[in-house]
């Protein structure tokens, strides 16, 4: 220095639900809560589910998978 592993520390993010608002719907936003998260940080590229007016166009990154970045790292 690289490669595996990820202990401690310090912080980080938020599930259902609820109340507003915007959507024709899935859903988003925000504001409470916290089931969980080492990428539960961002991409809609593959697939899988949903929505719709099924031609098509939309939703989901906290379902896979893959790109990308980024924090800390004892033995």
């Nucleotide at each position: 220095c690289g490669u595996c592993c990820a202990a401690a520390u310090u912080g980080c993010c938020a599930a259902a639900c609820u109340u507003g608002u915007c959507g024709u719907g899935a859903g988003a936003c925000a504001a409470g809560g916290a089931c969980g998260g080492a990428a539960a940080g961002c991409c809609a590229c593959g697939g899988a589910c949903c929505u719709u007016u099924a031609g098509g166009a939309g939703g989901c990154a906290g379902c896979c998978g893959g790109g990308u970045u980024g924090c800390a790292a004892c033995a």
Predicted 3D model of a 75-nucleotide RNA (c-di-GMP-I riboswitch aptamer) from an uncultured Desulfobacteraceae bacterium. The sequence was found by an Rfam model in a public genome assembly. The coordinates come from a structure-prediction model, not an experiment, and the mean pLDDT is 76.